Two RNAs folded together computationally: RNase P RNA and transfer RNA, 509 nucleotides in total.
Rfam match: Bacterial RNase P class A. Rfam links the family to the GO terms ribonuclease P activity, tRNA processing and dimeric ribonuclease P complex.
Model confidence (mean pLDDT): 76 of 100.
RNA sequence: CAAGUCGGCCAGGCGGUCGCGCCCCAUCGCGGGGCGAGGAAAGUCCGGGCUCCAUAGGGCGUGGUGCUGGGUAAUCCCAGGUCGGGGCGACCUGACGGAAAAGGGCCACAGAAAAGCAGACAGCCGCGGCCAUCCAUCCGGCGAGCAGUCGCCUGGAUGAGGGCCACGGUGAUGGUGAAAAGGUGGUGUAAGAGACCACCGGCGCUCGUGGUGACACGGGCGGCCAGGUAACCCCCACCAGGAGCAAGGCCAAGCAAUGAGGGCGAGAUCCGCGGUCCCUCCAACGGACCGCGGACGCGGGGUGACCCGUCCCGUUCGAGCCCUGGGUAGGCCGCUCGAGGUGAUGGGCAACCAUCAUCCCAGACAGAUGAUCGCCGCCCCGGGUUGCGAAGGCGACCCAGGGAACAGAACCCGGCUUACCGGCCGACUUGGGCA
RNA sequence: CGGGGCGUGGCGCAGUCCGGUAGCGUGCUUGAAUGGGGUUCAAGAGGUCGACGGUUCGAAUCCGUCCGCCCCGA
Numbered sequence: 001c002a003a004g005u006c007g008g009c010c011a012g013g014c015g016g017u018c019g020c021g022c023c024c025c026a027u028c029g030c031g032g033g034g035c036g037a038g039g040a041a042a043g044u045c046c047g048g049g050c051u052c053c054a055u056a057g058g059g060c061g062u063g064g065u066g067c068u069g070g071g072u073a074a075u076c077c078c079a080g081g082u083c084g085g086g087g088c089g090a091c092c093u094g095a096c097g098g099a100a101a102a103g104g105g106c107c108a109c110a111g112a113a114a115a116g117c118a119g120a121c122a123g124c125c126g127c128g129g130c131c132a133u134c135c136a137u138c139c140g141g142c143g144a145g146c147a148g149u150c151g152c153c154u155g156g157a158u159g160a161g162g163g164c165c166a167c168g169g170u171g172a173u174g175g176u177g178a179a180a181a182g183g184u185g186g187u188g189u190a191a192g193a194g195a196c197c198a199c200c201g202g203c204g205c206u207c208g209u210g211g212u213g214a215c216a217c218g219g220g221c222g223g224c225c226a227g228g229u230a231a232c233c234c235c236c237a238c239c240a241g242g243a244g245c246a247a248g249g250c251c252a253a254g255c256a257a258u259g260a261g262g263g264c265g266a267g268a269u270c271c272g273c274g275g276u277c278c279c280u281c282c283a284a285c286g287g288a289c290c291g292c293g294g295a296c297g298c299g300g301g302g303u304g305a306c307c308c309g310u311c312c313c314g315u316u317c318g319a320g321c322c323c324u325g326g327g328u329a330g331g332c333c334g335c336u337c338g339a340g341g342u343g344a345u346g347g348g349c350a351a352c353c354a355u356c357a358u359c360c361c362a363g364a365c366a367g368a369u370g371a372u373c374g375c376c377g378c379c380c381c382g383g384g385u386u387g388c389g390a391a392g393g394c395g396a397c398c399c400a401g402g403g404a405a406c407a408g409a410a411c412c413c414g415g416c417u418u419a420c421c422g423g424c425c426g427a428c429u430u431g432g433g434c435a
Numbered sequence: 436c437g438g439g440g441c442g443u444g445g446c447g448c449a450g451u452c453c454g455g456u457a458g459c460g461u462g463c464u465u466g467a468a469u470g471g472g473g474u475u476c477a478a479g480a481g482g483u484c485g486a487c488g489g490u491u492c493g494a495a496u497c498c499g500u501c502c503g504c505c506c507c508g509a
Stems, first nucleotide, its partner, number of pairs: 001431010012376007020036006038406001042417002045415005050244004057308003062240005067080005081096006097235002103233002105229003121174002123170004128165004135159005140153005182200006201225002203222008248333004260324005267296001269295010297315007340359008378403003382399007436508007445461004455492001463479006485501005
């Protein structure tokens, strides 16, 4: 110097004119002052605060998360570990409890066989039967062909080797497949095989060292050699009540007003107390009705599906549901001071935490944050002048033109993901050049 | 603003839970029957299952991210 990797930051600046929302001051009125989008305000993918509900218990289930340590309010972040993929490299990226011992399911097609002691299609081997000298290898000769090679000979030599059928052995060989139950060499065997041996690899048990730990390194023992899939069920550990600011609270207005009409809709139960009436000369007993309370039942609902339990509303003056019709479409609170921002110091590799100082920074409800002009700055292309250099090239100045993204709050906050013109800073990698 | 559902030939839908050849109706094309049309019969074409990644031997289906459409709530 060029190309690149990672981390962090910025997201044009100043001024004029016109305009918008909120707040404060002043006020008859004119007016004055302050504040006014983002790193993602977005997607709504997670989590938390906050609010309300009928306090949310047990069984059985449902959903989520899943290496280790730490941080956080949090399912997120930081640091580290193991395994895999990409890059020459800096580095990027994915997975991670359990498939080895709780169990089940699935593994299409192809293939002989697809899963817990598997599997015999071809091939190899043994034994038996039948046929039979037809066979194989080598040598010689002749012929065909560019050649590898092939065919023939009443040729020769050696082997007893051949063909078919049945039974059995074999996982070494072939072929299939994503995957065929460790690899290489040897021993062994009828042929073979971790059947056995050596080395290598994996796994399990165990010991030592280092580490908080995941784990790493090293030693010993055991032929233990075990398919994949848990982003299939499942097992283990941990977490989870529901709904959401249109949550929720107050006020006003209006419609026959503690919602109008109609339909469906669950006790004409029992007990206690009190009252009135009947019966009666009076009282008691008994009966009828009314009110209050309770029990059991029933209807509807909450408690995450279901059951139990529990709670709420109602039980004929009727909860709830359905149909028809009427009214309102206003105001205030919640609402923005908060796990808040900035700076310093201290702890920590970091995420983050602690202390101190300082600041107040949008709050609408058809929903503000805009338009335009000038100057300066940034980037790109073209032209011109000029400096350095041997050259490629690297700068400086001037002129004209063009560009400046993604996108916009609506209860608040944290995280994740996605979109984004361009620029700055720091650390690092690769290649080239110079000293 | 909050909550929920869907996306498969031209159109309307199955299949997705529990992974293995992508199907049905209608429409379209060609041929036959008819004097012609409709109807009927026979044959056929047409799909990268909204897009991109991941898990898996294998994805419409399982898991993420994004895009589009629809519905509900004062």